[in-house]
The prediction has a mean pLDDT of 82. A computed fold for a 113-nucleotide RNA from a soil metagenome, annotated as SAM riboswitch aptamer (S box leader). Of the family's consensus pairs, 94% are formed in the model. The RNAcentral record of the sequence draws on MGnify.
RNA sequence: UCAUUGAGACCGGCAGAGGGACAGGCCCUUUGAAGCCGGGGCAACCUUCGGGCUUAACCAACCCGUAAAGGUGCCAACUCCUGCGGAAGUCCGCCUGGAUUUCCGGGAAAUGA
Numbered sequence: 001u002c003a004u005u006g007a008g009a010c011c012g013g014c015a016g017a018g019g020g021a022c023a024g025g026c027c028c029u030u031u032g033a034a035g036c037c038g039g040g041g042c043a044a045c046c047u048u049c050g051g052g053c054u055u056a057a058c059c060a061a062c063c064c065g066u067a068a069a070g071g072u073g074c075c076a077a078c079u080c081c082u083g084c085g086g087a088a089g090u091c092c093g094c095c096u097g098g099a100u101u102u103c104c105g106g107g108a109a110a111u112g113a
Base pairs, nucleotide, nucleotide: 001113002112003111004110005109010039011038012037013036014035018028019027020026022083023082024081025080040075041074042073045071046070047069049065050064051063052062079108084105085104086103087102088101089100090099091098092097
């Protein structure tokens, strides 16, 4: 920089208090957090594999498929929710405004290439 992020997938051992990026909220956790080790699984981003498209014929690019092998990743909650801007609805207050729901766009983050 580009793509994706409402799906999916857990046990055992060691360990012993934290964890969910940040802030707020809300959660998880001694019925055992983080971390490390072993095994298992999910997924399909990359490589590989099969098909399509294309081509005179190939290649490349692009599209589709499989999940078997390899490289990563992941396995509470939508990326747990919101964080900035806008639209519409509802409620409160009724001068300016506040709360809340849904939607659109953005930011941030994560993962891959």